[in-house]
RNA sequence: GCGGGUUUGGUGUAGUGGCAGCACAACAGCCUUCCAAGCUGUUGGGGCGAGUUCGAAUCUCGUAAUCCGCU
Repeated sequence: GCGGGUUUGGUGUAGUGGCAGCACAACAGCCUUCCAAGCUGUUGGGGCGAGUUCGAAUCUCGUAAUCCGCU
């Protein structure tokens, strides 16, 4: 230099163009003599920028980080 993969809450991960979900964690409450466990609830998210579309996590372009391969 070229090609390819990945990027979604604090962490791990799913999602076929239309409501962004799950688990753990955190917080609040219940329970308990106390703690742990358990139960209920809440908060918090699309790497960044543009484009297409009535509508984008999803399609296109650019760019960043990271991994793999070729030279």